[in-house]
A computed fold for a 73-nucleotide RNA from a Clostridia bacterium, annotated as transfer RNA.
Its Rfam family is "tRNA".
Taxonomically the source falls in Clostridia (Bacteria, Bacillati, Bacillota).
RNA sequence: GCGAAAGUAGCUCAAUCGGUGGAGCGCCAGAUUGUGGUCCUGGAGGUCGUGGGUUCGAUUCCCAUCUUUCGCC
Repeated sequence: GCGAAAGUAGCUCAAUCGGUGGAGCGCCAGAUUGUGGUCCUGGAGGUCGUGGGUUCGAUUCCCAUCUUUCGCC
């Protein structure tokens, strides 16, 4: 230099033929317990890497760009 993959909650990961984004762990509160843990119930937390474009509407389609990883030279 060329090509490919990945980027989503604090962490690990889902979700797609375009229609208000979820789980586990963690965090907070409650219930239980003499206290704690376990178990149970509820809750908070996301500009879906960034910037544009298409569309009534974009995590999803298109373009550019950044980071990481892999391959080729």